[in-house]
Predicted 3D model of a 367-nucleotide RNA (Bacterial RNase P class A) from Candidatus Alcyoniella australis.
The coordinates come from a structure-prediction model, not an experiment, and the mean pLDDT is 75.

RNA sequence: GACGGGGGCUGGACGGUCGCCGGCGGACUAGUGCCGCGGGAGGAAAGUCCGGGCUCCACAGGGCAGGGUGCUGGGUAACGCCCAGGGGGAGCAAUCCCACGGAAAGUGCCACAGAAAUUACACAGCCUAAGACCUUUCGGGGUCCGGCAAUGGUGAAAUGGUGCGGUAAGAGCGCACCCACGACAGCCGGGUAACCGGCGGUGCGGCAAACCCCACCCGGAGCGAGGUCAAAUAGGGGAACGUGAGGCGGCCCGUCUCGAUGUUCCCGGGUAGACCGCUUGAGGGUCCCAGUAAUGGGCCCCCUAGAUGAAUGGCCGUCACCUGCCUUUGGCAGGAACAGAACCCGGCUUACAGGCCCCCGUCGCCU
Numbered sequence: 001g002a003c004g005g006g007g008g009c010u011g012g013a014c015g016g017u018c019g020c021c022g023g024c025g026g027a028c029u030a031g032u033g034c035c036g037c038g039g040g041a042g043g044a045a046a047g048u049c050c051g052g053g054c055u056c057c058a059c060a061g062g063g064c065a066g067g068g069u070g071c072u073g074g075g076u077a078a079c080g081c082c083c084a085g086g087g088g089g090a091g092c093a094a095u096c097c098c099a100c101g102g103a104a105a106g107u108g109c110c111a112c113a114g115a116a117a118u119u120a121c122a123c124a125g126c127c128u129a130a131g132a133c134c135u136u137u138c139g140g141g142g143u144c145c146g147g148c149a150a151u152g153g154u155g156a157a158a159u160g161g162u163g164c165g166g167u168a169a170g171a172g173c174g175c176a177c178c179c180a181c182g183a184c185a186g187c188c189g190g191g192u193a194a195c196c197g198g199c200g201g202u203g204c205g206g207c208a209a210a211c212c213c214c215a216c217c218c219g220g221a222g223c224g225a226g227g228u229c230a231a232a233u234a235g236g237g238g239a240a241c242g243u244g245a246g247g248c249g250g251c252c253c254g255u256c257u258c259g260a261u262g263u264u265c266c267c268g269g270g271u272a273g274a275c276c277g278c279u280u281g282a283g284g285g286u287c288c289c290a291g292u293a294a295u296g297g298g299c300c301c302c303c304u305a306g307a308u309g310a311a312u313g314g315c316c317g318u319c320a321c322c323u324g325c326c327u328u329u330g331g332c333a334g335g336a337a338c339a340g341a342a343c344c345c346g347g348c349u350u351a352c353a354g355g356c357c358c359c360c361g362u363c364g365c366c367u
Stems, first nucleotide, its partner, number of pairs: 001363010012319007020040002023037004028031001042338001046349002049347005054222004066218005071085005086100001087098004101213002106211002108207003123152002125148003131144005160178006182204001183202002186199005226276004236267008244258005283302003287298004321335006
């Protein structure tokens, strides 16, 4: 220098002016008003996919059902996240990718092709030893019943190689050697473990993001959660007084009961509305310590939106950036990503114009 790999940061700046939403302070004539000061979107605020805090409801304990996770160890409030390690795959490498437990518990499936896809299989091919029948020139030949997994062919996959034996032909059918490519319920050594190395044995299809088995985890709903205060109108309960009916009574007064009704007052529930929840929190930063790291501990410092018919904006100027054109120390025109809080936090995933920084690999050149 070229090409490539990994990680981090940033996401226009300054000024003027007119507005919007909260906070604090002040004055007065005490207000939905005025003046002043200060704050006001993001790295993803997004998707709402995981995990938790918080709130209400439910709940003895255990099991079944259902859902989720799935190599090992560690981190964490927790996780399907992160870190470290193991195994497999890609790459010369830096590095990247993987739902990566169990297929000798059982069931099921294995496209196309192929005869057959697993207590496997007879299409071509090989064999006719045994049995039956036909034929014969008596050597045999043919047909049937069958046998074979060696050869060919198909496929991602048909289950080991060499030699000898064996047979009608064959075959790990038997034996010897090899374990070569893999696999696995043995033993020894290393490692916390996943796993790795060695020795010996067996001749052994694949699939669990198919059912299933095993281990571990999981109660439901969500901030319009939930709580406090609390009108008007209607309705509910109670008290007092008045009116009415009935009982006691010969009648009146009185007293008791009842329902209806009127007036006044009280109580309680719900609604509108207002307030709380609400933003200081598993919070952030420097340094030190422990740890390979994720992370944890300590000291000091910092405060950074809180709206709810939902604020966070518009315009102008200068500069910076990108693109195009021109008469090129410059001028003119245009452009400027993805997107936008809604109870909060930890993650993952997805979108993103442009700019900056650090580390690493391969190749080439120079010293």
A source record names the gene rnpB. Rfam family: Bacterial RNase P class A. For this family Rfam cites "Identification and characterization of small RNAs in Yersinia pestis" (Beauregard et al., RNA Biol, 2013).